[in-house]
RNA sequence: GGGUUUAUUGAGGGAGAGACCGGCAGCUGGCUUAUAACCAAUACUGCCGGCGCCGAAGGCGCAACCCGCCCGGAAUCGCUCAGGCAAAAGGACCACAAUAAACCG
Numbered sequence: 001g002g003g004u005u006u007a008u009u010g011a012g013g014g015a016g017a018g019a020c021c022g023g024c025a026g027c028u029g030g031c032u033u034a035u036a037a038c039c040a041a042u043a044c045u046g047c048c049g050g051c052g053c054c055g056a057a058g059g060c061g062c063a064a065c066c067c068g069c070c071c072g073g074a075a076u077c078g079c080u081c082a083g084g085c086a087a088a089a090g091g092a093c094c095a096c097a098a099u100a101a102a103c104c105g
Stems, first nucleotide, its partner, number of pairs: 002104009012094002018051001020050007028040003052085003058081001059079003065073002
């Protein structure tokens, strides 16, 4: 110097499912000398409630699979607690680069 595995970092790719329904409030406009109250309306924001749905953070379960057997480990399978259902963010996993360790040669 090369290859494999693991970990960390960097940047890249990365799916699925309602921009759902309702209530309250804020913002906005009208009225008013002004404030409050009242009225109006779509979008946005916050909170609460409801139904439907997704699985690729995490978690849990079966145990496909790994191990000569036991012990042990354990999925891209299942469940949806969590999370998510316009964009953004996140995202299993994949490839690239760098660093460190172990092994091979």
The RNA shown here (Glycine riboswitch aptamer) has 105 nucleotides and comes from an Arenicellales bacterium. The sequence was found by an Rfam model in a public genome assembly. The organism belongs to Arenicellales, within Bacteria.